The RNA shown here (transfer RNA) has 68 nucleotides and comes from a Chloroflexota bacterium.
The prediction has a mean pLDDT of 81.
It matches the Rfam family "tRNA". By type it is a transfer RNA. Rfam describes the family as follows. Transfer RNA (tRNA) molecules are approximately 80 nucleotides in length.
The sequence is in RNAcentral, with records from ENA.

RNA sequence: GUAGCUCAGAUGGAUAGAGCAGCGGUCUCAAAAACCGCAGGUUGGGGGUUCGAAUCCCCCUAUCUCCA
Numbered sequence: 001g002u003a004g005c006u007c008a009g010a011u012g013g014a015u016a017g018a019g020c021a022g023c024g025g026u027c028u029c030a031a032a033a034a035c036c037g038c039a040g041g042u043u044g045g046g047g048g049u050u051c052g053a054a055u056c057c058c059c060c061u062a063u064c065u066c067c068a
Base pairs, nucleotide, nucleotide: 001061004020005019006018007017013051022038023037024036025035026034044060045059046058047057048056
């Protein structure tokens, strides 16, 4: 290491969110902008702890940074 992209998610209590992008609508002669709505996730993989894990523990894996 969480949505296509950029990222939130203090001490475990969540039914997993935001912006951009996408799709639909309002507006317009048309488009852009603006506004409204919709869709999109096995939270890298596998185990464990726990009533309950994105969050804690172990292993693996990907990427980045530093040292030699």